[in-house]
Molecule: transfer RNA
Organism: Patescibacteria group bacterium
RNA sequence: GUAAAUGUAGCUCAGUUGGUAGAGCAUCUGAUUGUGGGCCAGAGGGUCGUGGGUUCGAACCCCACCAUUUACC
Numbered sequence: 001g002u003a004a005a006u007g008u009a010g011c012u013c014a015g016u017u018g019g020u021a022g023a024g025c026a027u028c029u030g031a032u033u034g035u036g037g038g039c040c041a042g043a044g045g046g047u048c049g050u051g052g053g054u055u056c057g058a059a060c061c062c063c064a065c066c067a068u069u070u071a072c073c
Stems, first nucleotide, its partner, number of pairs: 001072007010025004019056001027043004032038001049065005
């Protein structure tokens, strides 16, 4: 330089032929326990990498850019 893949909660990841975003772990609270851990119940935490476009409506479709990874040269 060329091509491709990935980017969603603190972490690991779901979410598809567009319809108001979830799980597990972690954190916090409560209950249980002599204390702690474990188990149980609940809560907080995201404008989905950035900026535009299409659409009544975009994590999802289109374009550009950024970051990481891989292959080739």